[in-house]
RNA sequence: GCGGGCGUGGUGAAACCGGUAACCACAUCAGACUUAAAAUCUGACGCCGAGAGGCUUGCGGGUUCGAGUCCCGCCGCCCGCA
Numbered sequence: 001g002c003g004g005g006c007g008u009g010g011u012g013a014a015a016c017c018g019g020u021a022a023c024c025a026c027a028u029c030a031g032a033c034u035u036a037a038a039a040u041c042u043g044a045c046g047c048c049g050a051g052a053g054g055c056u057u058g059c060g061g062g063u064u065c066g067a068g069u070c071c072c073g074c075c076g077c078c079c080g081c082a
Stems, first nucleotide, its partner, number of pairs: 001081007010026003019065001028044005046055003058074005
């Protein structure tokens, strides 16, 4: 240099044919239980905002009524070829 795959909350990961972004698990926090702790159980858990509400899928654009998903450019990681 060329080809292919991937990038989603703190972490792993789902989202099917383009139609509510974040289901599930872990971690964390709070509570229950315990003399105390572990284990177990219950609840909460992206960001901004006092709230109403707004924003968020690596970054920037495009297509579309509507994009995590399709198209273009760029960045990063992995694999292969040279």